A computed fold for a 368-nucleotide RNA from Vagococcus coleopterorum, annotated as Bacterial RNase P class B. Its Rfam family is "Bacterial RNase P class B". The literature on the family includes a 1999 paper in Nucleic Acids Res by Brown, "The Ribonuclease P Database". By type it is a ribozyme. Gene Ontology terms of the family: ribonuclease P activity, dimeric ribonuclease P complex and tRNA processing.

[in-house]
RNA sequence: GUUUUUGGGUAAUCGCAGGCGAGUUUACUCGUUUGAGGAAAGUCCAUGCUCGCACAAGCUGCGAUGCUUGUAGUGUUCGUGCUUAGCGAAAAAAUAAGCUAAGGUACCUGCUUGUCAGGUAACGGCAGAUAAAACUCCUAAGGUUUCGGCUAUGGGGGAGUAGUCUUGAAAGUGCCACAGUGACGAAGUAACAUUAGAAAUGGUGUUAGUGGAACGCGGUAAACCCCUCGAGCGAGCAACCCAAACUUUGGUAGGGGCAUUCUUUUUGAGGAAUUGAACAAGAAAAGGAACAGUUUUACUGUAGACAGAUGAUUAUCGUUGGAACUUUCUUUCCUGAGAGGUUUCAAUACAGAACAUGGCUUAUAGAA
Numbered sequence: 001g002u003u004u005u006u007g008g009g010u011a012a013u014c015g016c017a018g019g020c021g022a023g024u025u026u027a028c029u030c031g032u033u034u035g036a037g038g039a040a041a042g043u044c045c046a047u048g049c050u051c052g053c054a055c056a057a058g059c060u061g062c063g064a065u066g067c068u069u070g071u072a073g074u075g076u077u078c079g080u081g082c083u084u085a086g087c088g089a090a091a092a093a094a095u096a097a098g099c100u101a102a103g104g105u106a107c108c109u110g111c112u113u114g115u116c117a118g119g120u121a122a123c124g125g126c127a128g129a130u131a132a133a134a135c136u137c138c139u140a141a142g143g144u145u146u147c148g149g150c151u152a153u154g155g156g157g158g159a160g161u162a163g164u165c166u167u168g169a170a171a172g173u174g175c176c177a178c179a180g181u182g183a184c185g186a187a188g189u190a191a192c193a194u195u196a197g198a199a200a201u202g203g204u205g206u207u208a209g210u211g212g213a214a215c216g217c218g219g220u221a222a223a224c225c226c227c228u229c230g231a232g233c234g235a236g237c238a239a240c241c242c243a244a245a246c247u248u249u250g251g252u253a254g255g256g257g258c259a260u261u262c263u264u265u266u267u268g269a270g271g272a273a274u275u276g277a278a279c280a281a282g283a284a285a286a287g288g289a290a291c292a293g294u295u296u297u298a299c300u301g302u303a304g305a306c307a308g309a310u311g312a313u314u315a316u317c318g319u320u321g322g323a324a325c326u327u328u329c330u331u332u333c334c335u336g337a338g339a340g341g342u343u344u345c346a347a348u349a350c351a352g353a354a355c356a357u358g359g360c361u362u363a364u365a366g367a368a
Stems, first nucleotide, its partner, number of pairs: 004368003008317007016035008037350001041361002044359005049236005054071006077231003081227001082103006104123001105121006111114001124226002127166004135157004142151003172224002174220003189208008240256003260289008270279001290302005318348009328339004
C1' cells in the first nucleotide's frame, strides 16, 4: 500500500414510539417485548412494484370502455460513439453503470530529454484528385501583302466554373462580425527582385498592409445535418386503493398501501345507464420457510414514522496516544531495545431508516 472482518461493551435512573396481554370505559395505567448502517450517503446504473399512454393476443360476457399476458410501431421519438478482449449484480442466462488489460490519437506534467515515465479526454464524420467548350477580347513572332494592313498555332476572360474520378459506414449545406483584395475557394492586393517570351501576358521568391488568426495536412458538428449501434415511453409510495357524517355525486376526516417472507381458504366494497360474470380493494383464519433469543424439541419475537420515535444522564470496562514507576518476561552485556503491569492525563471516526432490492462511487479516529 491492497483485501476481508469489526468499528465499542456492561449496569442503574429517567424518557420516546410500535406490537401483545390485562385493567379500564378510555385516548389513560401496569406488565412484557421490539426499535437505524457499512455505507442508511451520492442518485451513476439497473430489477421488482403501482399508475398513465401506445400496439398486439387472449379471458368473461348479449355487448369491452373491464381483466390477464406481452412489447410492436423505424420515426417531426429518445439515447449512444477511439479499437479489441475479458470481468460485471439482483435464482439462472443476458446485460447496465463500472472495472481490468493491450493498442491508437490529442493534450498536460516530470525528469536521467529517451519514440522514457505518469496523467487527462463531450477522442464517429468538415477527405483527396482531375477538368473543358461555345463565345468574346489582346498581341503579331512566323506567314502574307495593293506596304494601309490581314492572320493564331501565342495569350487574357469565360473558369479552376460546368462536368468527371477515387477512398470511406458517414465528408452535403453553412459560419469565422468590423477591418482587409482575400477568412478556407486548386482563394489572394501592392512593391521589389528574378525568369520565359517578338509582344501580349505569365511563372517563382522576398517584403509590406488589414486583422485575434492570411492557407497552417486552419477552426467550428456544445452549427444544421450524416453515419454506426441500441431502446415501447413517462411518472413515482405525497405512486396507488377504499371512503364517514348524508339517498346520490364528490373524495375531506380517516383507514389501507406499511412491512421478515411464501402459500392456501373464507368473506367481500366495487364491477360496460338495469341484472349478472370474469376480476377484485379491504377484513379474518390456517400452514410452511429464514433469522435471533430463552426457562431449548417448546415458547417468544422480527423498526414502521410522515412534522417524522429509536434518546439523555451517571458510573465502570475496553481501544488509541503522552508521562511516570516497575520486584514481570524476552533479547543484549552497551545499563539500552521490545512486549507486559500499575498510576495519571487526553481522545474515542464517517455518520441517521422513509416502497423494496442489487451493483458502482464517495466519507471514515482506530482494532484484528
Its mean pLDDT, the model's own confidence on a scale to 100, is 76.
It is recorded under the gene name rnpB.